Two RNAs folded together computationally: RNase P RNA and transfer RNA, 401 nucleotides in total.
The prediction has a mean pLDDT of 79.

RNA sequence: CGUAGGCCAUGCAGUCGCGGGAGGUGACUCUCGAGGAAAGUCUGGACACCGAAGGGCACGACGGUCGGUAACGCCGACCCGGGGAAACCCGCGGGAAAGUGGAACAGAGACAGACCGCCGAUGGCGCGUGUACUCACGUGAGGCGCGCACAGGCAAGGGUGAAACGGUGCGGUAAGAGCGCACCAGCGUCGCGGUGACGCGGCGGCUGGCCAAACCCCGUCAGGUGCAAGCCCAAGCAGGAUCGACGACCCGGCCCGGCGAGAUCCAGGUAGGGCGCAUAGAUAGAUGGCAGCGCAAGACAGAAUCCGGCUUACAGGCCUGCUGGCGAA
RNA sequence: GCCCCCGUAGCUCAGGGGAUAGAGCAUCGGUUUCCUAAACCGUGUGCGGCAGUUCGAUUCUGCCCGGGGGCG
Numbered sequence: 001c002g003u004a005g006g007c008c009a010u011g012c013a014g015u016c017g018c019g020g021g022a023g024g025u026g027a028c029u030c031u032c033g034a035g036g037a038a039a040g041u042c043u044g045g046a047c048a049c050c051g052a053a054g055g056g057c058a059c060g061a062c063g064g065u066c067g068g069u070a071a072c073g074c075c076g077a078c079c080c081g082g083g084g085a086a087a088c089c090c091g092c093g094g095g096a097a098a099g100u101g102g103a104a105c106a107g108a109g110a111c112a113g114a115c116c117g118c119c120g121a122u123g124g125c126g127c128g129u130g131u132a133c134u135c136a137c138g139u140g141a142g143g144c145g146c147g148c149a150c151a152g153g154c155a156a157g158g159g160u161g162a163a164a165c166g167g168u169g170c171g172g173u174a175a176g177a178g179c180g181c182a183c184c185a186g187c188g189u190c191g192c193g194g195u196g197a198c199g200c201g202g203c204g205g206c207u208g209g210c211c212a213a214a215c216c217c218c219g220u221c222a223g224g225u226g227c228a229a230g231c232c233c234a235a236g237c238a239g240g241a242u243c244g245a246c247g248a249c250c251c252g253g254c255c256c257g258g259c260g261a262g263a264u265c266c267a268g269g270u271a272g273g274g275c276g277c278a279u280a281g282a283u284a285g286a287u288g289g290c291a292g293c294g295c296a297a298g299a300c301a302g303a304a305u306c307c308g309g310c311u312u313a314c315a316g317g318c319c320u321g322c323u324g325g326c327g328a329a
Numbered sequence: 330g331c332c333c334c335c336g337u338a339g340c341u342c343a344g345g346g347g348a349u350a351g352a353g354c355a356u357c358g359g360u361u362u363c364c365u366a367a368a369c370c371g372u373g374u375g376c377g378g379c380a381g382u383u384c385g386a387u388u389c390u391g392c393c394c395g396g397g398g399g400c401g
Stems, first nucleotide, its partner, number of pairs: 002322007010294003014290003018033006035300001039311002042309005047226004060221004064078005079093001080091004094217002099215002101211002115158002117154003122151002124148006132139002166184006185207001187204007230275004239266005250258002295298001330400007339354004347384001357371004377393005
C1' cells in the first nucleotide's frame, strides 16, 4: 500500500423533568428505562384465528455439494466458472441431445445455407494431335494435351454480425473437409481418489451453438390471513324463554296479613375495560432540558406481538489475520 | 403498526426485450386577422435512481427513492 474480519459508536458526575415497577397513611424513597441498525417489511419461524378425513390441480418461491439450524431465500466449509501479481473478491451456480419460442439491423446463411471465392478429379462442350476410312478434298472412334466453367464438388479464405457449425498445427486432396494424426476444449464410458459437488488417468466415436432474471421440464418447499391476528368481561338500547291481576316479585325461613305490575333466566354483543404484551414498554403513546469537566471530533438514527436472518443508512476511533513492496538488523 | 398497488413529455395515458419511445391537450414559432380567439403548418421536451441477466433493458430480476390505497 492492498485485502479480510471484529469491537465501540461520546464518557463522567450534578440538577430539574418524563414512563414502568416496588415500598410508605403521606411527604417521599429505591429501582429499571432504545439500536447496531429499533429502519425497509425482503425472508424464515413462533403465536392466533378461519378452513380442513386425506389428497391433488392451478398459482408461487427456491436451485452446485456437504453440513449447521426450529426454519430459511440465512450461515460455514468445499467444488466449478470469472476477475486479480497475490492476499482475496464476484456468481438467481439444475436442465438448451423433451417440446414450443426468440435472436432487431446486417448477412448467402442464425441451425440451416452458398454472395465473393477455390476446384472442376468425374461427366459435358469446344480446339489441337491423330489410328482408321476415302483416289483425293474431307470425315474422324478411342487415347493424350489445352481450354470453357455447363452439370457438379467444397466450406479452407474473404465479407456480415453480439454470435457462423469445435480450436491450432501437420498430413491429405482436383479443391477441400475430423478425412487422418498430435495437442487442447467438449461428450460418453471404464478405473482410481473424495461422504459429495468434482478431480486425475485410460479408451471411444469424432462434435449434437446461444437465451430458461422466455414459456417450459426436473427436484424441493408451501392451506389462507395477520396482534387493526385473536381471546375474556361487559353498561345502555332493543331480543328470546318461562312465570304473573286465578296476585308474580318484595316485606330476612314458613303461614296469615300487606303491597300491587312486573319478575327470573338466557344468548349474541356496542360503548368501555382487561388479556394477548415481553427483565424498556404505552394506547395520545415515556428517554429530554440546563450548567460543568475530558478529548480534535460525537454520525446514522427512536421500540409498538416476539425471535432468527438479509438489505439499506452511518462522523469518528480502536484491534486482529493475511498479501505485495521498501528499509534495518 | 400490518398488508397491498403505482412511478413513461408540463398534464392525462399507450407501448411488456430489437434500435429514431408514441397519442391527445398544453408551451413556443409561423400563416391568417386591424387585434385576439378558432383553424392550418412546424418545433422542443421524457422511461424515478443504482446494480445485475442479456448481443441488446422503458420492458426481466434485486436493492433503494417517491407517491397512493385498504384494514378498528